Small-subunit ribosomal RNA from Neodangemannia microcystis, 1593 nucleotides, folded computationally. Its mean pLDDT, the model's own confidence on a scale to 100, is 80.

């Protein structure tokens, strides 16, 4: 210091929770590969996946002349030989010859020295290096072992004696295209043989056997080398234990197999091998058989067990083109040796040859993909040699590749007007940003130049790396920054374009006009020479759970017992050491982890030390537990005794009820069946009722959360025969027990064979009905079946969806069977055993729930699960007579399937309750004609919009033009309208053409706008007002023209991009919060309950207390009052004055005269505060009295009161709902149009008409019609108005003047038309409590019509006016005057309305020139019936149920059948591809055998010997190869099956609510599907009653 440091989660199933399950992220790693990018330097690493595919070329294995014999050239020395030159010397005639002598060159003898070459010899090529194709094995790890062998190397002590023939190399002579030989002849060795010797081996012994090189160097000492032996050492073989992957849809294998005996072979054991003899081995603890795989130290990863992997390095195998094969040798069955067979590939002269990169580079080829045909042997290490040295593609180094680690670097200080440029804006900035420029500094890094190691051991000498590391100057910020990502997990946002398109995605998901997801572009963010994808492992994953999961409902307990193997297993002692514990030994190589410490500038990378858990084997001790052993022992378990309950089980007999048939009898017309019918029976006598009789099956009532039984199951009654259980005493045996893989046994209903039976029921099936249809439901028949025997089948919701056994943990209540006490008792009561249910603490569970009968707490044993779908399907096995049954998958697909509760919604589920929501009633609509709106057709246009309720007399409270949005024709282009700029001008009128009109084009006319400025006058005298001047000149503002651009402008789209408004549930009573408690939690509680209310209105109670928004109350309206206030245009009386009216008279018949009564009107007087307005108050609160209730709230009832339980209307609309309606009221994001989708103008359309709907008015009449007469409101409106009274006109209606023009005419003028920007209020009143519209109608009273298509009804049509308006044809509205439809009370079906209500009656009013108003808002008048009651429809509200629904039922969902596409399964078949087995063929080559054939050594009697030996040939084994049958496997196939997916196909609606016929589970039969129907089961079915039982009172 180690030992002892180590554990993180998130996202997605729900409307929301919890859980349970998956599937998907976040880390790490890699001999990667892609894709953008790239600045040094260090260490490592670099054809795993694919082709152990194929190779051109060069190198990777040679050394040794100190082992031999030659050859080659070379230098020397030495021997002969012969020839040249020089010199001398002698002869001779010029010139020549001859001798010696140097020289130098050649040949030749011997010989040395350094070299080299091929050959005999000898050690090395069995090391080093490569691959990992085969092997599931003693192949590999780790511990052991014995029957072995080992060149070189080390120690030891010994030995080397006598002899012998040969051979290659060469020579000569030939074959052959090469490869490579043949034959003579000579020769040496450390080549080779004999013979002696022996420590050694064998052998009981005798005996047999059995070695050598006195080579070689050196002057010599001495070195080296040779035999043979003993030993060590190193390497090898061999033999065991344990440990090493997946499949049982591989369940049997084995014949040399397993053992002995004997041989025979090996270094060496051994069935390795042979003969013979036994039958034996190996297997559910997984043989065999198939597939996959070199093994390991290690490497990733993990907290850790684990799990994945086995590059480099390090140890072992095993291979060397592919099978097989031996030789040599210590070593090999040999990568770079040989034979052989096969396939490939090269040479050929076609006859034969050669070849083997999975050695190091290279090349091809294959793939996404792995480098130079480099340097050097200087180190280190290997072969040889005596050294010296040779040789070494080992190595030791260079190059190439970010391939991976590590390190560094691309600058550092300062620097704000926060520069430009981008980027976004709210237009104000923000933000890139100290960033940049600028200054100032530094120089790792680079570039240049100089110096320069270590690595070398060993005195010299020796360095590929190396123009190295490294160091010194020196120049200059110089040479150096990307990738990915920004919806969430998960650091980090914004703009544009795009428009379910393009595209993205790693899981949710993102994209359909405002994209933080997709493309670009600032900006941030993370990491950095890199960064991201992809691949493949571990993790997370406790999702295979020893650490460390489950199985009631989610997946999962076997239908139920017996029982084998295995597993576990009372109590007491004692031995024993086998599991156990404990201390040593020994050993798990190095490397690597890991701790200390060192070198490299530091790291990475090197390097030196240390250690432990731990694995095996051995030693030695310990005895509590566990096994064994041996001896007790009773509690477990069992057997005896002694009682008991019982629908336990087989078998036989025997009963009554009841269906149905048959036979007589009574009896007459129907019965039967259903929501309703029908089919069917029956006058040939049913159906009924009565007697009798067959038959056949089930066995009321008691009967019960009773009883038994392993489970299925078991119910009339009695007999036989039998299995278990409970109790009580404690006699007897002595752990005998528990579970239980295989195994084997029983198993509802259906079903199958074969016999039998057959009454009722009844799949099919046939009819009838329901239906669109009904292969259902219903109804009428009905066969198999259902019973009985004898077999077989083996499954069910075979269920408590809860395996079996033990032991322990609170209680209460019931009930079954025993026992015990107490007791007279069989009642009761306790107390205990055993069983069955129910309620609960505790714990437990995701939650429901379980709770001594556990789903608590614990032990032991067995079976089962691992996401849904595919599928319990295929295929293979195996069972079955079949039908099936048992085992049991994959390939695809999906991102969920699931539980259990929770809030909500829905239900052809309950309960309570309310509402004109039914009843009761009135009046209506639906039939007529007509208004109006809509649909729907038509048209240029019929603008648009609103569509159940919650559109349709709706936007629109007023479409002839205009509106107006539509059509068609003509126009205009900064525009009809907003702001801004320039320039020109002054508006204007007025008239003519052209024109539908806008508009165009002329002409006249010269009057003219405000201020600044001059003059004048008044006043209130710093000036302001009023007049008047002048248009010359500027400018300002205002208008107009014109011109450019910004922009204007659209009722073009999105109401699914909004804002505000609205409608509607609903004036329904509801809707939430704060804290508190409960619940992991979503939520609950409150707010349920009981009462009560119109009301979550009040009251009690209550784990709740309290509060908001809502109800109500406070507003207005309206009813009554008051010594209260006010006061005219109001109210009352008086006076003045009279209109109209009207008996009456006259006439010229509509006007005149007029008595009486007498309104209004009045600047006339009085009046009171009664009434009338309108403002202030009071008043009604269940307040008081009586009865009910709970002594509450409140509810009945009564009194006072003008009003009585909210007096009565109205305003008031909760948190939401319907992406409700609206962009066309406005407003307003975004798009979208811009000589046009702006915008002017005429004219047309919005009014159309076969038809369908809404909603209204009028009506059909007599309770009425029409005709006099008479009477009583209230609310509203009025100056571009009402508009009285007077005149005209039957009415609608109309009625000032002046001028001018034109026609009439009865002519001081009258009428009528027309023109005028002509004067300007003439007819009272009125800016309204004053004046006026204004008559109110129904109603009263008379009269008249009499039941009829009319004196109803008024449509519709003619004709004549009238009114507004530039205009009244398409298209107005009123008047008279004729006409005079249709319709006689309305079909299914539906509409309002509960009191001054509903019916009826008028009457105003806004919109507005008029009006298509019968609408609409609002006033008043007159003025009912009816309500038991809440079963029913409709709608709401609470509560509580079921739900597979949450877009919430217009929901969810199956199946067929039709297309797309993928996968899979069968399939005549075909096509590899591995194996068994039987034959056949036999290379090569060991091993046997070998007559003849050839042979130097030895021997020999010298031969035609003999011994060894050589080779043909022959035998066994035997590989490629062939034939045949099979068995596993893989691919493909015409045509079939069947799953899967697929926004908007087709048919049905089976599930989910009682889903509309409750469902599902087997199991049959049937049908287009889904599905029906029969049996027999399950609740995992809802509602209701009842019966038990429980809890509370």
């Nucleotide at each position: 210091a180690u030992c002892a440091u180590g554990g993180a989660g998130a996202g997605u199933u729900u409307g929301a929770u919890c859980c349970u399950g998956g599937c998907u992220c976040a880390g790490g790693a890699u001999g990667a590969a892609c894709g953008c990018u790239g600045g040094c330097g260090g260490u490592a690493u670099g054809c795993u996946u694919u082709a152990a595919c194929a190779c051109a070329u060069g190198c990777g294995a040679g050394g040794c002349g100190a082992g031999c014999g030659g050859c080659u050239a070379a230098u020397g020395a030495u021997u002969a030989a012969g020839c040249a030159u020089u010199a001398a010397u002698a002869a001779u005639u010029u010139a020549u010859u001859a001798u010696u002598a140097a020289u130098a060159a050649u040949u030749u003898u011997u010989u040395a020295u350094a070299a080299g070459c091929a050959g005999c010899g000898c050690c090395g090529g069995a090391c080093g290096g490569g691959u990992g194709a085969g092997u599931a094995a003693c192949a590999c790890g780790u511990a052991a072992g014995a029957a072995c062998c080992u060149a070189c190397c080390u120690u030891u002590g010994g030995g080397a004696g006598a002899a012998g023939g040969a051979u290659a190399a060469c020579u000569a002579c030939u074959g052959g295209a090469a490869a490579c030989g043949g034959u003579u002849g000579c020769u040496a060795a450390u080549a080779c043989u004999u013979c002696a010797u022996a420590c050694g081996c064998u052998g009981a012994a005798a005996a047999g056997u059995g070695a050598a090189a006195c080579g070689g160097g050196g002057a010599a000492a001495c070195c080296u080398g040779c035999c043979a032996a003993a030993a060590g050492a190193u390497g090898g073989g061999c033999u065991u234990g344990c440990g090493u992957c997946u499949g049982a849809u591989u369940a049997g294998c084995u014949u040399g197999u397993u053992g002995g005996u004997a041989a025979g072979g090996u270094a060496a054991u051994g069935g390795c091998u042979u003969a013979c003899c036994a039958a034996g081995g190996c297997g559910a603890u997984g043989a065999u058989c198939a597939g996959u795989a070199g093994c390991u130290g290690g490497u990733c990863u993990g907290a850790g067990a684990g799990g994945a992997c086995g590059a480099u390095c390090a140890g072992c195998c095993a291979c060397a083109c592919u099978g097989g094969g031996a030789c040599u040798g210590a070593g090999a069955c040999a990568c770079g040796g040989c034979c052989c067979a096969g396939a490939c590939u090269c040479c050929u002269a076609c006859g034969g040859g050669a070849g083997g990169c999975a050695g190091c580079a290279g090349u091809g080829a294959g793939g996404a993909a792995u480098u130079u045909u480099c340097c050097g042997c200087a180190a280190u290490g290997g072969g040889u040699u005596a050294a010296c040295g040779c040789c070494u593609g080992a190595c030791g180094g260079a190059g190439c590749a970010a391939u991976a680690c590590c390190g560094c670097g691309u600058g550092a200080a300062g620097g704000a007007u926060g520069a430009a440029g981008g980027u976004c804006c709210g237009u104000g900035g923000a933000u890139u940003g100290u960033a940049a420029a600028c200054u100032u500094c530094u120089u790792u890094u680079c570039u240049u130049a100089a110096g320069g190691a270590u690595g070398a051991a060993g005195a010299u000498c020796u360095g590929a790396c190396a123009u190295u590391a490294u160091u010194u100057a020196a120049g200059g910020a110089a040479u150096a920054a990307g990738c990915a990502u920004u919806g969430u997990c998960u650091a980090a946002c914004u703009c544009c374009g795009u428009g379910c398109c393009a595209g993205c995605a790693g899981a949710c998901g993102c994209g359909g006009u405002a994209a933080u997801a997709c493309g670009g572009g600032g900006a941030a963010u993370g990491c950095a020479a890199g960064c991201g994808u992809u691949a493949u492992c571990c993790g997370g994953a406790a999702u295979g759970a020893u650490u460390g999961g489950g199985c009631g409902u989610a997946a999962a307990g076997a239908g139920u017992c017996u029982g084998u193997a295995g597993g576990c297993g009372g109590u007491u002692u004692u031995c024993c050491a086998a599991g156990u514990c404990a201390a040593g030994u020994g050993u798990c190589a190095a490397a690597g982890a890991u701790c200390a410490g060192g070198g490299c500038u530091u790291a990475a990378c090197c390097c030196u030390g240390g250690a432990g858990c731990g694995g095996c084997a051995g030693u030695u001790g310990a005895a509590a537990c566990u096994a064994g052993g041996a001896a007790a022992c009773u509690u477990g378990a069992g057997u005896a005794u002694g009682g008991u309950a019982g629908g336990g089980g087989u078998a036989a007999a025997g009963g009554g009820a009841a269906u149905u048939c048959c036979u007589g009898g009574c009896g007459u017309a129907a019965c039967g069946g259903u929501g309703a019918a029908a089919u069917g029976u029956g006058u040939a006598g049913a159906u009924u009722u009565c007697a009798g009789g067959a038959g056949g099956a089930a066995c009321a009532c008691c009967g019960a959360u009773a009883g038994c039984g392993a489970a299925a199951g078991c119910a009339c009654u009695u007999u036989a025969c039998u299995g278990g259980u409970c109790c009580a005493a404690a006699a007897c045996u002595g752990a005998c027990g528990c579970u239980g893989a295989g195994a084997g046994a029983c198993c509802a209903a259906g079903g199958c064979u074969a016999g039998a039976g057959u009454a009722g029921c009844c799949a099919a099936u046939a009819g009838g009905a329901u239906u669109a249809g009904a292969u259902a439901c219903c109804c009428u028949a009905g066969u198999a079946g259902u019973u009985c025997u004898a077999g077989c089948a083996g499954u069910a919701a075979a269920c408590g969806c809860u395996g079996g056994a033990u032991a322990c943990u609170a209680a209460g209540u019931a009930u079954u069977g025993g026992u015990a006490u107490a007791u007279a008792a069989u009642a009761u009561a306790u107390a205990u055993c055993a069983g069955u249910a129910u309620u609960g603490a505790a714990g437990c569970u995701a939650a429901c729930g379980c709770g001594u009968u556990a789903a608590g707490u614990a032990u032991c044993c067995c079976g089962c699960c691992u996401g849904g779908g595919g599928a319990g399907u295929a295929c293979g096995c195996u069972c079955g007579c079949a039908a099936g049954g048992g085992u049991g998958a994959a390939a695809c697909u999906c991102a969920a399937a699931g539980g259990a509760a929770u809030u909500g919604a829905c239900g052809g589920g309950g309960g309570c309750u309310c509402g004109c929501a039914c009843a009761a009633g009135c009046a209506g609509u639906g039939g007529a004609g007509c208004a109006u709106g809509u649909g729907g057709u038509u048209u240029a246009a019929u603008u648009c919009g609103a569509u159940g309720a919650u559109a349709c007399g709706c936007g629109a409270a007023g479409a002839a033009c205009c509106u107006u949005a539509c059509c068609a024709a003509g126009g205009u282009u900064u525009g009809a309208c907003u702001u801004g700029u320039c320039a020109c001008g002054u508006c204007g009128a007025u008239u003519u053409u052209g024109g539908a009109a806008a508009c165009a084009a002329a002409a006249u006319u010269u009057u003219u706008u405000g201020c600044u400025g001059c003059c004048a006058a008044a006043c209130u005298u710093u000036g302001u007002u009023u007049g008047g001047c002048a248009u010359u000149a500027a400018g300002c503002a205002a208008c107009g023209u014109g011109a450019a651009c910004a922009c204007a402008g659209g009722u073009g789209g999105u109401g699914c991009a909004u804002g505000g408004c609205u409608g509607u549930c609903g004036u329904c009573a509801g809707c939430u919060c704060g804290u508190g408690c409960c619940g992991u939690g979503a939520g609950g509680u409150g707010u349920u309950a009981g009462g009560u209310u119109a009301a979550g209105u009040c009251c009690u109670g209550c784990a709740a207390c309290g509060a908001g928004c809502g109800c109500a109350a406070c507003c207005c309206u309206u009813a009554u009052c008051g010594a209260c206030u006010a006061a005219u245009u109001g109210c009352u009386a008086a006076g003045a004055c009279u209109a109209c009216u009207u008996a009456g008279u006259g006439c010229u018949u509509g006007c005149a005269c007029a008595a009486a009564a007498g309104a209004a009107u009045c600047u006339u007087u009085a009046g009171g505060g009664a009434a009338u307005u309108a403002g202030c108050g009071a008043g009604a609160c269940u307040g008081c009295c009586g009865g009910u209730g709970a002594u509450a709230a409140g509810c009945c009832g009564g009194a006072g009161g003008a009003c009585g339980g909210u007096g009565a209307g109205g305003a008031u609309g909760a948190c939401g709902u319907c992406a409700a309606g609206u962009c066309a009221g406005c407003a307003u994001g975004c798009c979208c149009c811009u000589u046009a989708c702006a915008u002017c103008u005429u004219g047309g359309g919005c009014u159309a008409c076969a038809c369908a709907c809404g909603u209204g008015c009028u009506a059909c009449a007599a309770u009425g019609g029409c005709a006099g007469g008479g009477a009583c409101a209230a609310u509203g409106g009025g100056a571009u108005g009402c508009g009285a009274a007077c005149c005209c006109g039957c009415a609608a209606g109309g009625g000032a003047g002046u001028a001018c023009c034109c026609a009439g005419c009865a002519u001081a003028g009258c009428u009528g038309g027309g023109u005028a920007a002509c004067u300007a209020a003439g007819a009272a009143g009125c800016u309204a409590a004053c004046c006026u519209c204004a008559a109110a109608a129904a109603c009263c009273c008379u009269g008249u019509c009499u039941c009829a298509g009319u004196u109803c009804g008024g449509a519709u049509u003619g004709g004549a006016g009238g009114c507004u308006g530039c205009a009244a044809c398409u298209c107005g509205c009123c008047u008279c005057c004729a006409u005079g439809a249709a319709g006689u009370c309305g079909g299914a079906a539906u509409u309002g309305c509960u009191a001054g209500u509903a019916a009826u009656c008028g009457c105003a009013g806004g919109u507005c020139a008029g009006c298509a108003a019968u609408a609409c808002u609002g006033c008043g008048g007159u003025g009912a019936a009816u309500a038991c009651g809440u079963u029913c429809c409709c709608g709401a509200g609470c509560c509580u149920u079921g739900u597979a629904c949450a877009c919430a039922c217009c929901g969810c969902c199956c199946g067929u059948c039709a297309c797309a596409c993928c996968a899979u399964g069968g399939a005549a078949g075909u096509u590899g591809g591995u194996u068994c087995c039987a034959c056949c063929c036999g290379a090569a080559g060991u091993c046997g055998u070998g007559g003849a054939u050839c042979u130097a050594a030895c021997c020999u009697u010298u031969u035609u010997g003999g011994a060894g030996g050589a080779a043909a040939g022959c035998g066994c084994c035997u590989a490629c190869g062939g034939u045949g049958u099979a068995a596993c496997u893989a691919g493909u196939a015409a045509c079939u099956a069947u799953g899967g997916u697929g926004a908007a196909g087709u048919c049905g609606u089976a599930a989910c609510a009682a889903g509309g016929u409750a469902u599902c589970c087997g199991u049959a039969c049937u049908g287009g599907a889904a599905g029906g129907u029969g049996u027999g089961g399950a609740u995992g079915g809802a509602a209701u009653a009842c019966c038990u039982c429980c809890u509370u009172c």
Taxonomically the source falls in Neodangemannia (Eukaryota, Viridiplantae, core chlorophytes, Oltmannsiellopsidaceae).